Context: one part of a larger RNA
RNA sequence: CUGGGUUUAAAGGGUGCGUAGGCGGCCCGAUAAGUCAGUCGUGAAAUCGCUGGGCUUAACCCAUGCAAUUGCGAUUGAUACUGUUGGACUUGAAUGAGGUUGAGGUAGGCGGAAUGUGGCAUGUAGCGGUGAAAUGCAUAGAUAUGCCAUAGAACACCGAUUGCGAAGGCAGCUUGCUGGGCCUUCAUUGACGCUGAGGCACGAAAGCGUGGGGAGCAAACAGGAUUAGAUACCCUGGUAGUCCACGCCCUAAACGAUGUUUACUUGCUGUUUCUGGGCAACUGGGAGUGGCGAAGCGAAAGCGAUGAGUAAACCACCUGGGGAGUACGCCGGCAACGGUGAAACUC
Numbered sequence: 001c002u003g004g005g006u007u008u009a010a011a012g013g014g015u016g017c018g019u020a021g022g023c024g025g026c027c028c029g030a031u032a033a034g035u036c037a038g039u040c041g042u043g044a045a046a047u048c049g050c051u052g053g054g055c056u057u058a059a060c061c062c063a064u065g066c067a068a069u070u071g072c073g074a075u076u077g078a079u080a081c082u083g084u085u086g087g088a089c090u091u092g093a094a095u096g097a098g099g100u101u102g103a104g105g106u107a108g109g110c111g112g113a114a115u116g117u118g119g120c121a122u123g124u125a126g127c128g129g130u131g132a133a134a135u136g137c138a139u140a141g142a143u144a145u146g147c148c149a150u151a152g153a154a155c156a157c158c159g160a161u162u163g164c165g166a167a168g169g170c171a172g173c174u175u176g177c178u179g180g181g182c183c184u185u186c187a188u189u190g191a192c193g194c195u196g197a198g199g200c201a202c203g204a205a206a207g208c209g210u211g212g213g214g215a216g217c218a219a220a221c222a223g224g225a226u227u228a229g230a231u232a233c234c235c236u237g238g239u240a241g242u243c244c245a246c247g248c249c250c251u252a253a254a255c256g257a258u259g260u261u262u263a264c265u266u267g268c269u270g271u272u273u274c275u276g277g278g279c280a281a282c283u284g285g286g287a288g289u290g291g292c293g294a295a296g297c298g299a300a301a302g303c304g305a306u307g308a309g310u311a312a313a314c315c316a317c318c319u320g321g322g323g324a325g326u327a328c329g330c331c332g333g334c335a336a337c338g339g340u341g342a343a344a345c346u347c
Base pairs, nucleotide, nucleotide: 004318005317006316007301008300012315014202015201016200017199021195022194023193025089027087028086029085030084031083033082034081035078036077037076038075039074040073041072042071049066050065051063052062053061054060092192093189094188095187096186097184098183099182100181101180104178105177106176107175108174109173110172111155115151116150117149118148119147120146121145122144126137127136163170164169207248208247209246210245211244212243216242217241221237222236223235224234259314260313261312262311263310264309267292268291269290270289271288272287273286274285275284276283277282296303297302320347321346322345329340330339331338332337
């Protein structure tokens, strides 16, 4: 290089936007770079192949031998496809118009339940906790009950294989600002498209910096238990943290363990949303989201129009286990650490 793969065996980048590049709808014309054909030149000799000959044969050797030398250059043509260029088209793509949808984002305001704390009141000896206990709290009046006040965080029911978002993710109510999707019927532009190495942006939780905040929960830590021990599981406490603002970090079983886009391939059934016919029942069309399954695929489990089927385009990645996601170097980071990423050796 050819070839084979990536749900679970090694292997899909966490996600998007997008540069270069790769690939690209339909019709007509031009050109003739790629492509194809003819001719000419060149492509040293030896070697290899073929024909014939010479050593008794063979190896070996010989021939102004033939062929080959798949290449390069020139030239004359061909024009289906690709390219380039000119023109045209509307189905891909996009825009406008009219509807519609939702926990999409962001900033502000408001609400009730619960919990903790404080105050007042009632009230008295326990409370709490467990498998059982103890630590702990409580006559300086706890627990319990009622009222008032206050703080922070999270939003029961609705709630659902529900919905939205590129992913991470998003849920009390309401207002402002704002992104997206889908549907309908025309109109507009006229291939403006797909993918995307680098790059840029976003990216749960934990963690870091500065300043706030701190109810509940709770790494660390302390005590009580358990136990042979118990640096745990259980209990009583409890600090970072969890929350907010700004700035970093950039990793996850970042999962559908399934890259993006497009076309095609029996069906049945539920659900969300838009739309057409119909009074309704019902019956069509689209876009999602579930279940079961034809063909087909698969090692099987299973997948099956939301494909892991049949094909095409582009990117990423894999190549035995350990050593190792380590060492070294480089890049990034305040640090923690992240990215890139071997070898010896060994089985």
Small-subunit ribosomal RNA, central domain from an uncultured Saprospiraceae bacterium, 347 nucleotides, folded computationally. Rfam family: Bacterial small subunit ribosomal RNA. The prediction has a mean pLDDT of 88.